[in-house]
RNA sequence: AGGGGGGGGCUCCCUUACCAUACAAGUCGAACGAAGUCUUCGGACUUAGUGGCGGACGGGUGAGUAACACGUGAGAAUCUGCCUUCAGGUCGGGGACAACGACUGGAAACGGUCGCUAAUACCCGAUGUGCCGAGAGGUGAAAGGUUAACUGCCUGAAGAUGAGCUCGCGUCCGAUUAGCUAGUUGGUGGGGUAAGAGCCUACCAAGGCAGUGAUCGGUAGCUGGUUUGAGAGGACAAUCAGCCACACUGGGACUGAGACACGGCCCAGACUCCUACGGGAGGCAGCAGUGGGGAAUUUUCCGCAAUGGGCGAAAGCCUGACGGAGCAAUACCGCGUGAGGGACGAAGGCCUGUGGGUUGUAAACCUCUUUUCUCAGGGAAGAAGAUCUGACGGUACCUGAGGAAUCAGCAUCGGCUAACUCCGUGCCAGCAGCCGCGGUAAGACGGAGGAUGCAAGCGUUAUCCGGAAUUAUUGGGCGUAAAGCGUCCGCAGGCGGUCUCGUAAGUCUGUCUUUAAAGCGUGGAGCUUAACUCCAUAAAGGGGAUGGAAACUGCGAGACUAGAGGUAGGUAGGGGUAGAAGGAAUUCCCAGUGUAGCGGUGAAAUGCGUAGAUAUUGGGAAGAACACCAGCAGCGAAGGCGUUCUACUGGACCAAACCUGACGCUCAUGGACGAAAGCUAGGGGAGCGAAAGGGAUUAGAUACCCCUGUAGUCCUAGCCGUAAACGAUGGACACUAGGUGUUGCACGUAUCGACCCGUGCAGUGCCGUAGCCAACGCGUUAAGUGUCCCGCCUGGGGAGUACGCUCGCAAGAGUGAAACUCAAAGGAAUUGACGGGGGCCCGCACAAGCGGUGGAGUAUGUGGCUUAAUUCGAUGCAACGCGAAGAACCUUACCUGGCCUUGACAUGCAUCUCUAAUCCGGUGAAAGCCGGUGAGUGUAGCAAUACACAAUUUGCACAGGUGCUGCAUGGCUGUCGUCAGCUCGUGUCGUGAGAUGUUGGGUUAAGUCCCGCAACGAGCGCAACCCCUGUGAACUGUUGCCAUGGAGACGUGAGUCUCCGGCACUCUGUUCAGACUGCCCUGUUCAACGGGGAGGAAGGUGGGGACGACGUCAAGUCAGUAUGGCCCUUACGGCCAGGGCUGCACACGUACUACAAUGCCCGAAACAGAAGGAUCCGAGACCGCGAGGUGGAGGAAAUCACUAAAUUCGGGCCCAGUUCGGAUUGGAGGCUGCAACUCGCCUCCAUGAAGCCGGAAUCGCUAGUAAUGGCGCAUCAGCUACGGCGCCGUGAAUACGUUCCCGGGUCUUGCACACACCGCCCGUCACAUCAUGGGAGUCGUUUGUACCCGAAGUGCGCGCGCCAACCGCAAGGAGGCAGCGCCUUAAGGUUAAGCG
Repeated sequence: AGGGGGGGGCUCCCUUACCAUACAAGUCGAACGAAGUCUUCGGACUUAGUGGCGGACGGGUGAGUAACACGUGAGAAUCUGCCUUCAGGUCGGGGACAACGACUGGAAACGGUCGCUAAUACCCGAUGUGCCGAGAGGUGAAAGGUUAACUGCCUGAAGAUGAGCUCGCGUCCGAUUAGCUAGUUGGUGGGGUAAGAGCCUACCAAGGCAGUGAUCGGUAGCUGGUUUGAGAGGACAAUCAGCCACACUGGGACUGAGACACGGCCCAGACUCCUACGGGAGGCAGCAGUGGGGAAUUUUCCGCAAUGGGCGAAAGCCUGACGGAGCAAUACCGCGUGAGGGACGAAGGCCUGUGGGUUGUAAACCUCUUUUCUCAGGGAAGAAGAUCUGACGGUACCUGAGGAAUCAGCAUCGGCUAACUCCGUGCCAGCAGCCGCGGUAAGACGGAGGAUGCAAGCGUUAUCCGGAAUUAUUGGGCGUAAAGCGUCCGCAGGCGGUCUCGUAAGUCUGUCUUUAAAGCGUGGAGCUUAACUCCAUAAAGGGGAUGGAAACUGCGAGACUAGAGGUAGGUAGGGGUAGAAGGAAUUCCCAGUGUAGCGGUGAAAUGCGUAGAUAUUGGGAAGAACACCAGCAGCGAAGGCGUUCUACUGGACCAAACCUGACGCUCAUGGACGAAAGCUAGGGGAGCGAAAGGGAUUAGAUACCCCUGUAGUCCUAGCCGUAAACGAUGGACACUAGGUGUUGCACGUAUCGACCCGUGCAGUGCCGUAGCCAACGCGUUAAGUGUCCCGCCUGGGGAGUACGCUCGCAAGAGUGAAACUCAAAGGAAUUGACGGGGGCCCGCACAAGCGGUGGAGUAUGUGGCUUAAUUCGAUGCAACGCGAAGAACCUUACCUGGCCUUGACAUGCAUCUCUAAUCCGGUGAAAGCCGGUGAGUGUAGCAAUACACAAUUUGCACAGGUGCUGCAUGGCUGUCGUCAGCUCGUGUCGUGAGAUGUUGGGUUAAGUCCCGCAACGAGCGCAACCCCUGUGAACUGUUGCCAUGGAGACGUGAGUCUCCGGCACUCUGUUCAGACUGCCCUGUUCAACGGGGAGGAAGGUGGGGACGACGUCAAGUCAGUAUGGCCCUUACGGCCAGGGCUGCACACGUACUACAAUGCCCGAAACAGAAGGAUCCGAGACCGCGAGGUGGAGGAAAUCACUAAAUUCGGGCCCAGUUCGGAUUGGAGGCUGCAACUCGCCUCCAUGAAGCCGGAAUCGCUAGUAAUGGCGCAUCAGCUACGGCGCCGUGAAUACGUUCCCGGGUCUUGCACACACCGCCCGUCACAUCAUGGGAGUCGUUUGUACCCGAAGUGCGCGCGCCAACCGCAAGGAGGCAGCGCCUUAAGGUUAAGCG
C1' cells in the first nucleotide's frame, strides 16, 4: 500500500528481568475434635481449625554465567518420598496445643492473657533383624482408620526412578591484559557433609598456575539442531526436545526424601499501594490483559471431552499443563476467480509514415461446466470402558437445487535483467542496488497506452550464508601492484642422511559399546492431494573398550659415511684491531724579490690589497685525506673496507681422503653488529661547511650563484639503532640446455720451463633454451622444478598518526588502532597529445633587404555611449573597406503614427452576384474608407437561354512570420594546409590494447623515388591529365595587317587619303610540335638522385591558376535558399507616411592623402592592355573659367565612340608650414532623381587646419616580385569607390645561414596529461558542517584493595531469666527456650558535608 474466497498443519514482545484486575495448587471427614444445615431420626451434607500428602512437578524467562555451566566419555566416597519385590514388626504408657469459650489490644494487618479438648500431632518405655565398636559393650521403631476385607504405620535388604560429587577431552574475542596466587599448593590433627575434598580450623612445609596464553578486560545461557554452501567451512541458538541459571535487587536460613524454594519465611534496599501517621501490604521472566519502550509481535475466549499431573479407598475435586476456538497472508502446502467456439479483426483508448498498426479471440455473441459460493436435507471418527461422558461442532464429510454467477493484484520495462512508445517537465521537479539519468526532441523523472515477471500475493527495508580462491586446510601471495626483519648468532619449537633389530604412541584394520527422542536421508502408511502426521530403517562422524598388522613417522638399541666437522699442506685478498712511518696538495706564520691590483661571476658586487696583497723564492707549523695503480677486479654477514710497514686476529678457496660418526637446517622470544646525521664528556680543528652575516638575481628570493662563517666533519670513551640499510629479490639443500668474459687455486696426453691451450672446483659479469611471469623481465648467482623453517601482506586516505606500554640524556625509536571519508588508490604495457627533452627537415618563420602600419587629417568598419529606433548577424589567428557587386524614398528586417483581417501571395470546397476590367468624384500625408460610372471569354442554340471558364462577395480549410533554436539539421564556407600525410585487405607478432606494413640507409617540393626488411599488395592524398602565359609550325584573312606592284585624289614639298591587289609580316583564333634528366662529364650502393655542361624560346614540377586526403575547431550561416521541433494568428502577419540604420566625451582595425626638391606648378611631346556600350557609348562643331549644356555623325562593335599616367623636353619654385599639404568653412553653380533638410556627387571663387617621416609594438614581399603610375569593370537613376575585382606601364634590393621567435613534418625519450599543458595538481587562508584526539578539571558506571559500622541468620560459647512430657515422694536433676556475647556477613560509610 492493497485485499476482505476457502482448507490443513505451524508460529507470533528479538526492545524495558516494568505492571491494574480475574484466574494459574490444591486435596483428604475412610486421621481428629468441634460448629452449622437438613432429616423419614436410621442418618446425610457443609466446613474454619489440628493432622497427612502435594505446593522442589507442571508453566515462564535468558538477567547472570567463559564455568565441570554445557557436550561427550569415564569414575567412586553418596542420598533417594511416592512405586515394585522380599523379610520382620505394629506392645504398653504419658503430657499438651489449636479450634472452641471468656476477657482484652489495634484504624487495619494481625494479635494478647486465662480456661477446656481429640488425633495417623507430640513424648517415654519395651522388643529388635540393623548400625557403631577389635572386643566388652553401646545405640536404636511404630498409628491407626473404615469395615469384614482392605488400607495405613515401623524396621531391614534389594530394585527402579530421581538427585549430589570427581576426572579426561572439547567450548568466543583481546598481549595496547605478562606475570598471577596467601587458604594460596601440599601434609598432619580436629571439625563438617548424605557423600570425597582447604569444604572449615590449628600447626608445619613453600609450594601451585602461566607464551600449548595464567591473570585481567569485553561479549555470551550450552546442546540436539536451524540456515547457507558442491564440499570444507561460515552464521545463528525462534518454535520442539535435553541440561543449566534466575524469579523486584542483595543476603540468609527454616521445613522437608528433595529447596536455600516463581504464586513459602526472615533481614536490608529501591519502587508501588493502604493508613486513624502509631503501623501495615505487595512482587505476571504462569494465562489473558494494561501502560511504557519500539520498526515490530495476538483474546482480560471455550473446556477438563481427550493426554498428563496433585490429593483421595472411591465417587470426585483441582489443573490458563493441555485440548480447542479467535486475531495476524508471519511462513509452508493445495485450490479457485471459469472452459470451448468466436472477425484478414466492433466500439473506445494509444501510436502513426495517415496507408495503417496495437489493445485483440481479448470483448460482445453462442455452447458447456459448477471446483468455489448461496440455500436446503443428512451428518461423523476422535470414547478408552458394558452403560454414561465431545469443548471443538451441526465442524469435517455426503446429497440436492440455483446461477458464470461471489473472487486480481503488485512490481518492473537504460545496462546488469525478461519487457517501448507518446505526452508533460527542462540539472527544475525528481530517480538511483552499481554504472549513472534530468540543462527543450528523456526508452532512466511524472502520467498514459502497451509489454514483461510473479500471483493471493507483490515490492521495499533489515539480517545471515553464498557468489568471494576477497584470510586461500581443501584453495592465495610477497623484484616493480599490499607484502623479505638492515645483517648475523642462537635457546625453545618445527623439519631432518643410509642399514638392521625391537616396540606399537601416531597410522591402517576387525569386533563390542555409546553418541536420548525429535529432526535430516531412504522405504512405506494415514488425512480426497500436498504441507502435516505415523511406522520401519540405514549411513557418516565423535568418544570408550578390546584383538590384529608393522610399510611409513615416532621411540629404544646397534652399525655406516655420501651431510656436517676435524687434522696436516698450499693460495689470494682495500677482512678487522693497534702501533709506527711517508710524500703531494691546502691553509697559516716568518723572511726575500716585486707592484697594483687580486679574487669571483652569465655579468657583477660584497671581500682582500699601497699598513705592500695576488704572483714568486726560501724556511717553519698544523690538521685532514691518501692522486696514478683502479678493473661491472678483490675481501667481508651486513653496515662497509683503498699510501707504506710491523704486531695480533677472523673468514674463504684449492688439493689430498687420515680422523669423528648425523654432531645437521631453520629459528618465535633473546643476543651481537649496524652508513650518515644527532647526543654526552674530554681533546683537536688545515680544508670543507648546516645555522648565521653580507653581495647578487628576482615582482619577491628566508633558494639556486658569489664572499665570509659557527656547530659538525677528525680522535678517545659512551649513547642513538635508523636509511631508496636495494638485487626494492629471507636462509638451507637437490634437480633442470648452452655460449662468452673475468678473479683465485689445482691438474693435464701442453711445455725444457714460463705463457698459450684443455679439464675440474670456488667466486663474479653478460647473452640465452625450456619453464615461469599481468607485463616488464628472470633464466644453474632463477623470479624455473621440489622439500624444510622463519618473517611479512589482505582497497585508498585517516596514519606509521592518536592513546597505552617499553627503550632513550634528548632528538626520537619500537609496538600500533579507531571514528570518519572515498569508489577508487595502484602495477605493467599501448596509442596519442605535450615537454623552457634530444636527432633530422621545411616555410618571408627568423636573419639579410625594400616599403609600410602605430603619430596627422579624412574615409570606412567595429566596440562603447546615446536614442522612440540607432534592425540583425560576424568576435584571437580564421570578426572589424566582413554579409553589403552601391541605406535620400524604395531597399528595410528597426521606431512612431494612420490603416487591413481568408489577408500583398498559393490551392481546394461551398456560396453570392453581374456589381469585373476601365474611368470619375469625396475625404486623407498616403495607405485606406465612402460613392458613382460601367459590364468579360468560350461552347451549344435562330433566339430567349443553358453550361463551362475567368472575376467578385461571404464563409471554411488555410496563407503569412528576416519570430526562437547553426548545440536538432541539409547544403555551402572558413581554418590547420597545397601541410604530406590518412588508411585498408591478407599474413605475421602480442593474452590484450595494439604493432608490423608506414620503421631503417639514401633522396625528393612530396609516404617523390631507390635499396634493405615478416611482410605482400591496395585505396584516398602528392605528381600528371585541365586553363592562361612564354617558342615554332599549319590553317584562317574581315571589321585586322600592308613588304612588293599598279591606279586615282589632295598638297609647292615632305607626305596624306582612297581603290585595285595580297595574306609575306603583326595580329585574331583553331589544331599541332616542343622538355623527357632524352645526351655528355662527374659524385653516389655505379640505385634513386645530386652537381656541371651542350643544344634549345624555355632545363630539371619553366611561370601562374583551377584543384584542398582522413579529420579538427558542437568554427560560421535557420537573415540567401531548404528543413525538424517550438512559438504568433484583428498579429510576432499585411499596407502606408515620416523617422532611424548616417546619432558622438571616447577606444581599436583597415585604407586614402600627405609631411615635399628622386619634389611641386606651367607649357609642349610619346608609348598600353583588358573591359564594357542601345532607357547605352556618344565623335566633329558651338556655348560656359569649369562641372556641364546645345546638338547629334557613327556604333548591337577586331568596323563607331571612350582612351592613359608615371615618362621625356623646356620654364618656374629654392627648403619656408612654403608655389608643400589639402582638412574645415563661406559664397556661387552643375547633375541625377517624385524628392538632395535630416542625408548625394561634382565644379568655380575664397578660406588654408593638423602634419616637417611618427613611442612601445607590429605587417607585407624572394622577380617581372616589392615599390610606384595610371586605365577598366560589376553593383548602379545618382552616389559616400579613397572599397572590391581585373589590366597594362616603369621597375629594384637582399638571402651569410638555421643559434633564436612562430607554425609544421618525422624518429626517439619522459609523463601522475587523454575536454589531452589554456592539462593535471599542492599548500596556506576565509566561511560552514561532520567525525576524532588533547585539555585546568568535573560528573557518572563497573571493579579491586584497606578500614569503620554491621541487619537477618547458621554455628559456637554463656545462659543469673523461663519451661508440660523423662528421673525423682519432694527439693531438684537431665534437657530445652528466650536473652546476651563471639566468629562470619548483605547493605551502608571512609572526615567542614554525611554516616554510625
This is a predicted structure of a 1396-nucleotide RNA (small-subunit ribosomal RNA) from an uncultured bacterium. The prediction has a mean pLDDT of 82. The sequence is in RNAcentral, with records from ENA. Rfam family: Bacterial small subunit ribosomal RNA. Rfam links the family to the GO terms structural constituent of ribosome and ribosome.